[in-house]
Molecule: transfer RNA
Organism: Omnitrophica bacterium GWA2_41_15
RNA sequence: GUGGCUAUGGUGUAAUGGCAGCACGAGGGACUGUGGCUCCCUCAGAGCGGGUUCGAGUCCCGUUAGCCACC
Numbered sequence: 001g002u003g004g005c006u007a008u009g010g011u012g013u014a015a016u017g018g019c020a021g022c023a024c025g026a027g028g029g030a031c032u033g034u035g036g037c038u039c040c041c042u043c044a045g046a047g048c049g050g051g052u053u054c055g056a057g058u059c060c061c062g063u064u065a066g067c068c069a070c071c
Base pairs, nucleotide, nucleotide: 001070002069003068004067005066006065007064010024011023012022013021018054025043026042027041028040029039030038047063048062049061050060051059
């Protein structure tokens, strides 16, 4: 340099173009003599910039970062 893959809460990961879920975690509470376990509530997320569409995490273009292959 060329081609490809990936990017979603603090972490790991889902989602047929139609409400962004789940688990762990964190905060608060219940339970307990204390702690743990268990239960309840809450917190917190789309790499960036455009485009298509009534509607984009999803499709298209560009770009950034990481990884893989080739050179």